The RNA shown here (Lysine riboswitch aptamer) has 179 nucleotides and comes from Perspicuibacillus lycopersici. Of the family's consensus pairs, 98% are formed in the model. Its mean pLDDT, the model's own confidence on a scale to 100, is 80. It matches the Rfam family "Lysine riboswitch aptamer". Its family is annotated with lysine biosynthetic process in the Gene Ontology. It was read from a public genome assembly, where an Rfam model found it.
[in-house]
């Protein structure tokens, strides 16, 4: 001096990335709730099936009116506060918990865990797909515009031009080992 190790440690990228907290809108005049009135046996605990409970001729369902009347998840706005730079977000399997009982079904939901892949970031466009009340927003998927590093090549006063990714990229130390 160079290699290799996902090796330690500190860092940068900015409308950076994530949790709380606070505020505003919407969600809704929706959901429940009471009462009237038509109605004339069923309804309810997620779905199907079997149980068990619980309401219901003191009138279920369902339908209309009236009075009153939410909340969650998602979002905007920050003065902030805490974690950070695979921060993090996404798909796919697997396993657990719950949702009145059944080791029914492995059907839906929501949460938590491994493991493997994709994604450097940020704005935005489609009314494509999914979730959602929603044109919000998320998220994938295909563009574009910025912008960060890192390689090659131009270039000549530090800019263009192609590609490549975060298991990266700078900077440093420690180990091995080659010259």
């Nucleotide at each position: 001096a160079g290699u290799g190790a996902a090796g330690g440690u500190a860092g940068a990228g900015g409308u950076g990335c994530g949790a709380g907290c606070u505020u505003c809108a919407a969600a809704a005049g929706u959901a429940c709730a009471u009462g009237u009135u038509u109605g004339g046996a069923a309804g309810a605990g997620a779905a199907u099936g079997g149980g068990c409970u619980c309401u219901g001729a003191a009138g279920a369902a369902a339908a209309a009116c009236a009075u009153g009347g939410a909340a969650a998840g998602g979002g905007u706005a920050g003065u902030c506060u805490c974690g950070c730079c695979g921060a993090a977000a996404g798909a796919a399997a697997a396993a657990a918990u719950a949702u009145c009982c059944c080791g029914a079904u492995c059907u839906a939901u929501a949460u938590u865990u491994u493991u493997u892949c994709u994604u450097g970031g940020u704005u935005u466009u489609g009314c494509c797909a999914u979730u959602g009340a929603a044109u919000a927003a998320a998220u994938g998927c295909a563009g574009a515009a910025c912008u960060g590093u890192c390689a090659a090549g131009a270039u000549u006063g530090u800019u263009c031009u192609u590609g490549g990714a975060g298991g990266g990229c700078u900077a440093u130390c420690u180990c091995a080992c080659u010259g």